[in-house]
RNA sequence: AGAGUUUGAUUCUGGCUCAGAACGAACGCUGGCGGCGUGGAUUAGGCAUGCAAGUCGAGCGAGAUUUCGUGUUACAAGUCUUCGGAUGAGUAACGCGGAUGACAGCGGCGAAAGGGUGAGUAAUGCGUGGGUAAUUUGCCUUUAAGUUGGGGAUACCCCUGGGAAACUGGGGACAAUACCGAAUGUGGUGAGUCUUCGCAUGAAGAUGAAUCCAAAGGCGGGUCGCAAGACCUGUCGCUUAAAGAUGAGCCCACGUCCUAUCAGCUAGUUGGUGAGGUAACGGCUCACCAAGGCUUACGGGUAGCCGACCUGAGAGGGUGAUCGGCCACACUGGGACUGAGACACUGCCCAGACUCCUACGGGAGGCUGCAGUCGAGAAUCUUGGACAAUGCGCGAAAGCGUGAUCCAGCGACGCCGCGUGGAGGAUGAAGGCCUUCGGGUUGUAAACUCCUGUUGUUAGGGAGCAAUUAGUGGUGGGCUAAUACCCCAUCACCUUGAUAGUACCUGACGAGAAAGCCACGGCUAACUCUGUGCCAGCAGCCGCGGUAAUACAGAGGUGGCAAGCGUUGUUCGGAUUUACUGGGCGUAAAGGGUGCGUAGGAGGUCGUGUGUGUCGGAUGUGAAAUCUUGCUGUUCAUCGGCAAAACUGCAUUCGAAACUACACGACUAGAGUGCAGGAGAGGAGAGCAGAAUUCUCGGUGUAGCGGUGAAAUGCGUUGAUAUCGAGAGGAAUGCCGGUGGUGAAGACGGCUCUCUGGAAUGUAACUGACUCUGAGGCACGAAAGCUAGGUGAGCAAACAGGAUUAGAUACCCUGGUAGUCCUAGCCGUAAACGGUGUGCACUUGGUGUGGGAGGAUUUAUCCCCUUCCGUGCCGAAGCUAACGCGAUAAGUGCACCGCCUGGGGAGUACGGCCGCAAGGCUAAAACUCAAAGAAAUUGACGGGGGCCCGCACAAGCGGUGGAGCAUGUGGCUUAAUUCGAUCCACGCGAAGAACCUUACCAAGGCUUGACAUGCAAUUGCACGAUCUACGAAAGUAGAUCUCCUUCGAGGGUAUUGCACAGGUGCUGCAUGGCUGUCGUCAGCUCGUGCCGUGAGGUGUUUGGUUAAGUCCAGCAACGAGCGCAACCCUUGUGAAUAGUUGCUCGCCCUUUGGGCAGCACUCUAUUCAGACUGCCUGUGAUAAGCAGAAGGAAGGUGGGGAUGACGUCAAGUCCGUAUGGCCUUUAUGCCUUGGGCUGCACACGUGCUACAAUGAACGGUACAGAAAGAAGCAAGACCGCGAGGUGGAGCUAAUCUCCAAAACCGUUCCCAGUUCGGAUUGGAGUCUGAAACUCGACUCCAUGAAGCCGGAAUCGCUAGUAAUGGCGCAUCAGCUACGGCGCCGUGAAUACGUUCCCGGGCCUUGUACACACCGCCCGUCACAUCAUGAAAGCCGAUUGCACACGAAAUAGCCGAUUCAACCCGCAAGGGAGAUAGGUUCCUAAGGUGUGGUUGGUGAUUGGGAUGAAGUCGUAACAAGGUA
Repeated sequence: AGAGUUUGAUUCUGGCUCAGAACGAACGCUGGCGGCGUGGAUUAGGCAUGCAAGUCGAGCGAGAUUUCGUGUUACAAGUCUUCGGAUGAGUAACGCGGAUGACAGCGGCGAAAGGGUGAGUAAUGCGUGGGUAAUUUGCCUUUAAGUUGGGGAUACCCCUGGGAAACUGGGGACAAUACCGAAUGUGGUGAGUCUUCGCAUGAAGAUGAAUCCAAAGGCGGGUCGCAAGACCUGUCGCUUAAAGAUGAGCCCACGUCCUAUCAGCUAGUUGGUGAGGUAACGGCUCACCAAGGCUUACGGGUAGCCGACCUGAGAGGGUGAUCGGCCACACUGGGACUGAGACACUGCCCAGACUCCUACGGGAGGCUGCAGUCGAGAAUCUUGGACAAUGCGCGAAAGCGUGAUCCAGCGACGCCGCGUGGAGGAUGAAGGCCUUCGGGUUGUAAACUCCUGUUGUUAGGGAGCAAUUAGUGGUGGGCUAAUACCCCAUCACCUUGAUAGUACCUGACGAGAAAGCCACGGCUAACUCUGUGCCAGCAGCCGCGGUAAUACAGAGGUGGCAAGCGUUGUUCGGAUUUACUGGGCGUAAAGGGUGCGUAGGAGGUCGUGUGUGUCGGAUGUGAAAUCUUGCUGUUCAUCGGCAAAACUGCAUUCGAAACUACACGACUAGAGUGCAGGAGAGGAGAGCAGAAUUCUCGGUGUAGCGGUGAAAUGCGUUGAUAUCGAGAGGAAUGCCGGUGGUGAAGACGGCUCUCUGGAAUGUAACUGACUCUGAGGCACGAAAGCUAGGUGAGCAAACAGGAUUAGAUACCCUGGUAGUCCUAGCCGUAAACGGUGUGCACUUGGUGUGGGAGGAUUUAUCCCCUUCCGUGCCGAAGCUAACGCGAUAAGUGCACCGCCUGGGGAGUACGGCCGCAAGGCUAAAACUCAAAGAAAUUGACGGGGGCCCGCACAAGCGGUGGAGCAUGUGGCUUAAUUCGAUCCACGCGAAGAACCUUACCAAGGCUUGACAUGCAAUUGCACGAUCUACGAAAGUAGAUCUCCUUCGAGGGUAUUGCACAGGUGCUGCAUGGCUGUCGUCAGCUCGUGCCGUGAGGUGUUUGGUUAAGUCCAGCAACGAGCGCAACCCUUGUGAAUAGUUGCUCGCCCUUUGGGCAGCACUCUAUUCAGACUGCCUGUGAUAAGCAGAAGGAAGGUGGGGAUGACGUCAAGUCCGUAUGGCCUUUAUGCCUUGGGCUGCACACGUGCUACAAUGAACGGUACAGAAAGAAGCAAGACCGCGAGGUGGAGCUAAUCUCCAAAACCGUUCCCAGUUCGGAUUGGAGUCUGAAACUCGACUCCAUGAAGCCGGAAUCGCUAGUAAUGGCGCAUCAGCUACGGCGCCGUGAAUACGUUCCCGGGCCUUGUACACACCGCCCGUCACAUCAUGAAAGCCGAUUGCACACGAAAUAGCCGAUUCAACCCGCAAGGGAGAUAGGUUCCUAAGGUGUGGUUGGUGAUUGGGAUGAAGUCGUAACAAGGUA
């Protein structure tokens, strides 16, 4: 950084797709280890169980338990004993006093933190920056002052009651740092006054009348005292006040998703006054007054926000897991209490849903804390350890608590690291795979040898995280009366580890235990074989698969990544494909139909000021983490630590003043006004005019008119059409008339008048920026259409008829109603187009035209020159994908508006607005495709055009199509009738099917084979010959005879076995080669150059010319190649050379055949000559050439042949041969016999013979050429009517052999199914061949069919041609040959010409075709599938309004119930204050009614999309056959 994909190819537009990175992921296959991270994204669904908030005895009472001391009583081991007893550890009970301190209670602090989740929330939120002069803040710090003296209760406890339980009632005793008065007042509160200051309300300080306002003690040390206690002191508390810090509340500015198919919303609403309430401002609440307030509001959808994370070059886009900040929530909804702080996750009350307990009366609960469970889901962990560390709560502290946290476990979920071994090792082992069979590859890979020891296993050692606090002992300091206590600092010692015997280190063992996944057609790195056969399957896009698949599946190999690899999903990127950076709108999507104009945006020159934007500096902030850089710690890295930078932002402040803005002043170049004379289908109204059509009346006049491709319908003898005259009526305005004029556009056309708008030119008097654009808005707006009334000649939807047609609801014709016209009003759309928004400015030219002005010059504003405005054409630069545009821009800029973002669905549905309706405006989605498209290029095609050619037509001659026969084909038949061949198959392959051929069929046989090569074994036989048996033969079985040799064994042969042979089996769509066709048509290309972004063009086009891209000229082309032509063969003339087998001018001989002699002639066969538009005339451009003439055997390519460009048709041939692959192998091979290829209701092609007199028959008489000949041609002679036979001279050939017919000369026939014609059939023969039955040819005799010139249609031929006559040859034993290939004889007619048919060439044009018109392609119908709209309704969700009901709770009111503290009172009692309860306002849930929004479903219905081979037509693309 790009790539693939629209096309035959190209450029562009434009979508789709891919390569990258990322993830809280999931799934598939696989899985060795460690570190660091991370893990319920779905059902804010329900939850069993355990734990997650306690702590303080140095606030308080009581106090189980244990224990100590002591007293009493009782018992008592043991010791001593005078046995009387003494003593007595100890045990038990009771009492007292300590210590300990469980469970629970009063009290204090905490429980508002920590932890979880993201439902709600689009702003009571969050972010950034401010404000609080409108506030509060427990614990903490500092400062100042104080801490006096009293009182009454109560829980636990005891007694007693209710209840299943939860819990609870009554009575009694008792404590506090619990509660309540009182005192004191440093202080606080405070009207007022003063000072200073500020930002409007005001703030700070000083002073200050009256009023009001506090407290609690605990634990140490010392002195005194019997004690109680008093005093001094320390410390922790407590109270008041001030300040700080921290936290919180409130307010402001800016920012913060989509939707206008949500455009208006709002009554506490906006403001004021007063009051209440709050910590505090405030409609926060209330009363009254005013009528305001907001506007992307209001509504709907979605969503926690941010630091950041992902991506990106950036700008942006997406996201909001983990970590951090803020907010919200805690089963759902409502409410308050306590408190410094809550309207409180593990508090309270009420309502609801759900779950559980219950004795049915009533109760209990809330995992969105950590684990865990169920459910749902593609999917997310252990009911672990520890408070050791960090932190938090309580405590004076020890300490306790802590699912916060630290650790461990599980999961490849992610990132990072390590390993699965290293070195050597070639016979390049075996095996696998491939193979051209030679080999290659796997591959130094393995084996093998020598090592290493990361990880692993085992054994041993073994951390850091620990710092403390506290305690003990010192030292120093503080407090103090104090050397005490206490506090602070410091030193030493002691003590504390969940992780964990883990990390790490060391020894030993031992290559041992550790590699997979995906891909391999292109994009995209990596290729072969086998299987499959549009099947199975693949696929991200393009697309693979129909018998040779690098694309499916498997294998081998290769590539990539690697403990992972792929897939799926999502985001950004690529995508400049929403374009701020950084896009467009003539034709690709896209300029509003046009103007006026509101808001808005933009705006001329000069000066002054301000300082809005702008620029610079400074300050504050922009939390930490993250990112970046540097250093550094874990062996490295991930990860972490330290520092810097950055955080592009916001705010405040200081400055600058060019530009912008604002204010003021001035100007005239923009704009406008005035004045002057001209132009115009500009608009509105009224009037008038002539031509024409139609109609009416009248005249003339007669049979048709009209209409068409041709007709018919229609009109006309009741008089049309035609023609003349008169009249009526409506509509439209000829010529002028013009890419002329006017208008904003639509549009405007006879003439005159009235009213009226605008523009241009000139002038320079006036105003002094008054301008440009323009969302909404308003106005105008062709045709058609609508409403009402009128009018109505012509034209003419609908409709009717006639034609056309397969049909013709069309095109054509005859009619014809709305409408077209007028008045009034709607509609509001057009290819409303220059497919080009408006305005201003700038940028070489040429040439027309309309309007005006000026100059110069005149007879003349006639030409000319200059200039302004308009309207055209051509073109420079430039632009554009190209076409094209080009001062009238699509160039270069500025300003503003509108519009576009793949094709289809669709300008459609729904909703809204407008409309009488028709309908218009606005305007989607599901679904579907990989394209749709623009311009240009090359072809092909056209019922487009131009030019040209060809036996293409025409002009001729002769045929075919009719008959019989021959032959080939189709079809039918058959055991088989072998196979292949569309024009370009069909007398073709086949230059020869009785057997063979032969490939087909039936039957009988063979299996290393009919044929080739190799190997091994055996053989010394065999092969072969003869014979026998069976047999149709092949063959099988048997018998007899039988090798050479250098003796090594070789050669040959045979048998057996193994490799293999064989195949006319398949694929001509796997191929080679050969061939056909277009076409002997004149074309097809290349190099260099030039043009074009490119495909490509040019050359090759153009003007002539030619048979020809043949030649000439011209030309951005110049040359060249394959074709054309020529060179080659043959024929036509001549020459030279050579004369045997040829020839014979001449001579002699002769049996008339010939011989001798010769090479002149003919001829033969080699080499030459000749013909080139060379010469002449004309014409043409002075060319090429053309026309004519001359000479010449031949004249313009002399005739004929061979020769076939680039290519096309997947043309033909695997059955000529060759050949890949597939198939077959006792058969699809081989042999044999017989049959078939010859089969016959029929159809077609190609021929032969005829139909006769230009003939037939008979007789006579001439004249060729080219071939062929040894298993051959065969003469003369003889036999036969003949086919032929006998026989054999000569000939390996210019020597011998085979050889003409028509013609010509005579005779007969006399127009008939014949003396034409010869089919068919009978008989008799000949020849070839083993063999003529199926199935040969020929001969003779007899027989004597159809046929009398051939319908539609169609073929060949332009001169030695057609036509006609015979002859030869190949194949071949023979022949179906009448075919094929050649040869000679006789020998015509016609061509005006290119309109038409067919084919072809060149140029041009259109194209939606490129498989190329046998193309493409449209719509209905039918079938299937999919999504969607409408629909009587039905079912939800959500929400507005109204009404009634109304729990708990706050507040207010009442309060007859109840009440210890204070007051009065001796008391009773009263007061004050509270309180049960009641009630009022407000109000949750639920209810009723009625609306809105939204989702689902719905008989039926509408269109839409898609779907190899359905139906009907043929609408579009060419003039697409009616543009």

Small-subunit ribosomal RNA from a metagenome, 1523 nucleotides, folded computationally. The RNAcentral record of the sequence draws on SILVA. The coordinates come from a structure-prediction model, not an experiment, and the mean pLDDT is 81.